This is a predicted structure of a 1395-nucleotide RNA (small-subunit ribosomal RNA) from an uncultured organism. The RNAcentral record of the sequence draws on ENA, Greengenes and SILVA. Its Rfam family is "Bacterial small subunit ribosomal RNA".
RNA sequence: CUUAACACAUGCAAGUCGAGGGGUAACAGGAACUUCGGUUCGCUGACGACCGGCGCACGGGUGAGUAACGCGUAUGCAACCUACCUAUUUGCUUAGACAUAGCCCGAAGAAAUUCGGAUUAAUAUCUAAUAAUAUAUUUUAAAGGCAUCUUUUUAAUAUUAAAGCUUCGGCGGCAAUAGAUGGGCAUGCGUGCCAUUAGCCAGUUGGUGAGGUAAAAGCUCACCAAAGCUAUGAUGGCUACGGGGUCUAAAAGGAUGGUCCCGCACACUGGUACUGAGACACGGACCAGACUCCUACGGGAGGCAGCAGUGAGGAAUAUUGCGCAAUGGACGAAAGUCUGACGCAGCCAUGCCGCGUGCAGGAUGACAGCCCUAUGGGUUGUAAACUGCUUUUCUGUUCCAAGAAACCACUUGAUUUUUCAGGUGCUGACGGUAGAAUAGGAAUAAGCAUCGGCUAACUCCGUGCCAGCAGCCGCGGUAAUACGGAGGAUGCAGGCGUUAUCCGGAUUUAUUAGGUUUAAAGGGUGUGUAGGCGGAAUAGUAAGUCAGUGGUGAAAUCCUGCGGCUCAACCGUAGAAUUGCCAUUGAUACUGUUAUUCUUGAGUACAGUCGAGGUAGGCGGAAUGUGUAAUGUAGCGGUGAAAUGCAUAGAUAUUACACAGAACACCAAUUGCGUAGGCAGCUUACUAGACUGUUACUGACGCUGAGGCACGAAAGCGUGGGGAGCGAACAGGAUUAGAUACCCUGGUAGUCCACGCCGUAAACUAUGAUCACUCGUUGUGUGCAAUACAUCGUACGCGACUGAGCGAAAGCAUUAAGUGAUCCACCUGGGGAUUACGUUCGCAAGAAUGAAACUCAAAGGAAUUGACGGGGGCCCGCACAAGCGGAGGAACAUGUGGUUUAAUUCGAUGAUACGCGAGGAACCUUACCUGGGCUUAAAUGAGGAUCGAUUGCCGUUGAAAGAUGGCUUCCCUUCGGGGCGAACCUCAAGGUGCUGCAUGGCUGUCGUCAGCUCGUGCCGUGAGGUGUCGGGUUAAGUCCCAUAACGAGCGCAACCCCUAUUCUUAGUUACCAGCGGAUAAUGCCGGGGACUCUAAGGAGACUGCCACCGUAAGGUGUGAGGAAGGUGGGGAUGACGUCAAGUCAGCACGGCCCUUACGUCCAGGGCUACACACGUGUUACAAUGGCUGAUACAAAGGGCAGCUAUCUGGUGACAGAAUGCUAAUCUCGAAAGUCAGUCUUAGUUCGGAUUGAAGUCUGCAAUUCGACUUCAUGAAGCUGGAUUCGCUAGUAAUCGCGCAUCAGCAACGGCGCGGUGAAUACGUUCCCGGGCCUUGUACACACCGCCCGUCAAGCCAUGGAAGCUGGGGGUACCUGAAGUCCGUAACCGUAAGGA
Repeated sequence: CUUAACACAUGCAAGUCGAGGGGUAACAGGAACUUCGGUUCGCUGACGACCGGCGCACGGGUGAGUAACGCGUAUGCAACCUACCUAUUUGCUUAGACAUAGCCCGAAGAAAUUCGGAUUAAUAUCUAAUAAUAUAUUUUAAAGGCAUCUUUUUAAUAUUAAAGCUUCGGCGGCAAUAGAUGGGCAUGCGUGCCAUUAGCCAGUUGGUGAGGUAAAAGCUCACCAAAGCUAUGAUGGCUACGGGGUCUAAAAGGAUGGUCCCGCACACUGGUACUGAGACACGGACCAGACUCCUACGGGAGGCAGCAGUGAGGAAUAUUGCGCAAUGGACGAAAGUCUGACGCAGCCAUGCCGCGUGCAGGAUGACAGCCCUAUGGGUUGUAAACUGCUUUUCUGUUCCAAGAAACCACUUGAUUUUUCAGGUGCUGACGGUAGAAUAGGAAUAAGCAUCGGCUAACUCCGUGCCAGCAGCCGCGGUAAUACGGAGGAUGCAGGCGUUAUCCGGAUUUAUUAGGUUUAAAGGGUGUGUAGGCGGAAUAGUAAGUCAGUGGUGAAAUCCUGCGGCUCAACCGUAGAAUUGCCAUUGAUACUGUUAUUCUUGAGUACAGUCGAGGUAGGCGGAAUGUGUAAUGUAGCGGUGAAAUGCAUAGAUAUUACACAGAACACCAAUUGCGUAGGCAGCUUACUAGACUGUUACUGACGCUGAGGCACGAAAGCGUGGGGAGCGAACAGGAUUAGAUACCCUGGUAGUCCACGCCGUAAACUAUGAUCACUCGUUGUGUGCAAUACAUCGUACGCGACUGAGCGAAAGCAUUAAGUGAUCCACCUGGGGAUUACGUUCGCAAGAAUGAAACUCAAAGGAAUUGACGGGGGCCCGCACAAGCGGAGGAACAUGUGGUUUAAUUCGAUGAUACGCGAGGAACCUUACCUGGGCUUAAAUGAGGAUCGAUUGCCGUUGAAAGAUGGCUUCCCUUCGGGGCGAACCUCAAGGUGCUGCAUGGCUGUCGUCAGCUCGUGCCGUGAGGUGUCGGGUUAAGUCCCAUAACGAGCGCAACCCCUAUUCUUAGUUACCAGCGGAUAAUGCCGGGGACUCUAAGGAGACUGCCACCGUAAGGUGUGAGGAAGGUGGGGAUGACGUCAAGUCAGCACGGCCCUUACGUCCAGGGCUACACACGUGUUACAAUGGCUGAUACAAAGGGCAGCUAUCUGGUGACAGAAUGCUAAUCUCGAAAGUCAGUCUUAGUUCGGAUUGAAGUCUGCAAUUCGACUUCAUGAAGCUGGAUUCGCUAGUAAUCGCGCAUCAGCAACGGCGCGGUGAAUACGUUCCCGGGCCUUGUACACACCGCCCGUCAAGCCAUGGAAGCUGGGGGUACCUGAAGUCCGUAACCGUAAGGA
């Protein structure tokens, strides 16, 4: 106690009156007696139990039930009652009687309690008398009203009453009237959700009569009638006490009903009455039930939703307190008694309010802490210490309230016996509390949350998608302001934060105040009921509407003024408000209503026109298929290609005839008609409509339309027909990984007709119907009119474009999605869900209506920029094609993977790694492994103190590094010291350890592709667009034209270098034509400046000229000229960016890590391994060749630790002598080629691997592990599968030469150089890559995207299931308590009456 209207131990919560009565159990007093223990006496105060009166129907609690006249509000009662109270209202209070509690005696029982006998009283009960302004019947008159009637009045008859006590003052009692108070009944209006609750009701609705009640009434009964309620929501179900108010909100509203006040209901559950003025009664009774307790087992007792308290439940809610002092209540004459109402206190920071925890000064900005950009600074922070001040609070001491005035007692005065006014006295639970005075001393007093954004407040450390945080977005994967801690900061503060709930923001249910083309949302269409709305004029009325007035709208609350507690919360008082309801008076514009008119809305009539409008019948030709006959012969058919199929039993093809069913070419259209669905050969009949013209008739007859009704494509269903073609299902053939598909061959239902169902579609204009208004241009259909035959007006349709306006935009735009009006339908995040259950319809299929649990943080629309597409257009590139030569097969070289290993250091991995870093690993390099050493260290700098050479030489040991021993001993000087060099100490180290996903720099790739941007302007709400697009052109965003763009930047191109021609200048080491000299010979020499060449500077190429095409840009031409022609060839040059591309091991650098080691020194080993796989190369497989001999021609480079002429030796690699050259001087130097010879197609005179032997060179060193030479050996290999690479001209191919690195060399690699020197390109369909424009998109990590479903396993929840079992409800029936009513013998009573 928001949960358990769950169960309750114990105590208390309603008694009082002796001035109603008989009386005396307890207490006290008194009297009498007394054995002094006590006994007796109701005598007195008082009083247990009992009779009687009044009260117990109030107060207090709770909210279970109740969707109701229960509550609220406003009325009515001519249909009612009211104890106590009031009346300066009236009358009365007479005479009797019988009992019974109690007391006494006895009995039963465990108890509760009960029974019998005797005796007794009353304000208990009964009988009788009297009585009316009472009641009943009849009756006279008047007034009034609301139908019955009401009020007043006259008369008669009948009936009904009482109680005493007393101090004699009075208090009571009875009847009646009036009032007051409190109730009862009835009515209008308001009062939750569900229609997946649509029909409900038999006392039901009404009437007559009777009964009944305080009183109206089907309240009850008998009879009669068949009504009554309901779409304005009956009935049913669920939920819920209602209101004043409270919270929130600008208001309208929404939510709520705890405390306080009013009303209702309930009192363990259900039922019932009694008593009484009042109850169907919380602390009364009876019965039934459940539960608990007592019991002697026979029987009894009980009801905290009163105050405390206990258990239980629960997240959760207090003391078994004090007092009747105050206020209120019951009784009483009063004193007084009772009062868990109430007044107080206790517990709880639960809420509201107030106060404090100090104030002022104080900088070395103290120490410590923490942080940073770290020789320093910042922050904590005037904070502290320290100095001065104050004392609210606190502690001690002292004083001490208001709330109290009555009743009552005494007394004074007035008065009329009543009574009134005054004085004194008595009474305090709270409480020695609030408050006051005084002394002391900063003394006794601060926490909680947060710090990524929203949102005020930031750093470090730890952690490393872990631990954790989180209201939403989200944070955490090694530099976390988001986790945890710390420092600091911010906010609030005796609290702070979280959680739950309600309102707000949310115009996000929209009355104020929303929407429906595409975001959710227009019904498939019409007709029409109810309803809603409705043209013009006049008159009436006053329902709506508006205004005034009256009543009511309780108090409290809210608001305002004033006041009281020191302030405030709180309280008092006055006002305002209470927006509502009722009544009444008035106004009459508008709406309604009544009446009378009107013609413009609507309709009718007459005349004409139009059309695939509808229904039924008849007819037609083409095509297809089939049948028959004929001609004719081998295929037909079909496809991307085929096959199944048909065909020699004669197909296909062709011809003739016949039959069948379905559909109607051309006309034909942006056309026409229809409400929609839909409608197409011709024709006939029937029928509907629209439009135009005339303005004759009716006179608002109109619009919309919930339900209802009708129609409603295709598919589908039923019955009966029909069946040519087509063709779900099905079969076969293909395709394919599969192919239950797309393609092919067949083929059933169906498609067609009649009748009956179904009732749905992207039934779409995704746009409901009607009316009015609002710029223009243009086409077309059907009418009418004018006319000059050029044209053109008007009405109704069907289209296109474009304004204003609207719209989120796309777009719509007189056929509105514009501006207004009326009515209907529908929507409210996505999924679940075109679902489930229920209901209706249906033969079925199914349709209509239509949720929830649960789950997500989005789903969606329109537009933008990219990217992508087995989309489109245009264009380019050795991209394909056309060619040439290779790779992939062999051997070897080299790199990688893998494996192995002590280690085989590390990195690079599609294109864009793999002869890459490395332009050169025997040691070194070297980063790896094993072993041996060092710890300020291998190097360098600074400082300190020491030494003088620690240098050099010689030993020992050791693999070396290192350890250890001996000899020897610097310079300058102002004598302080300085320079230099050592070891020692201190301070700086060192790391090829990690992170390229923390970085700089550099690089690869797209790509030498033509793109990428900016300023201003303009367009767009915006993202963005335009420019940059379009038409041409180009190698090119190159240029031109056009143009809401005009300009500009980075890229392109050009400028730069080499090369091709030439000129000028210069002329050594290069050159040598002419002249001269010399030699065996040579530019060898003198000379020369012509040539070649060298290296400086110019010229030259610009579509400049011509022709043609073109507006131009430009293009074309075997044009001219020219060495070169349209970028002459080559190089350097790489936009914005992409790939978290590569590199921390080139360098630099943040962070992290190691510090007798992850640093460093040394020796040896390894990086060189080897079943295997891949990449890149070299050499080959041979005759366009090999071998032998002879012979010719380069360029570009290198060279002193070098290149080396020449000579000698060696078969040779090379060695030994020796010369020139620091280089246009000397030197290193060609091969293919050409000319001869030989080989003759063979594993060879091809090929050269491998192996053996012997050597040479480099180097400290050649074993692991170098290159080269000679001799010998002579492997695989006879042109290479799928596939794949390079190249467009001095290119490919082929041939050699040089250089860097380097002691030497793995080089067959890389970078350069020249020699010889082709073939082919029709072209852009295809493959790959790229550029521009456009299109689609559900992609944006951007197609290597996104995304759907099954299955497997585990787990969670749910369903079904033969049956078995429990609970609840409806209806019918059986039994039937207490009780009420009626009737009535025996019975009781004098009677009344009871039973």

The coordinates come from a structure-prediction model, not an experiment, and the mean pLDDT is 82.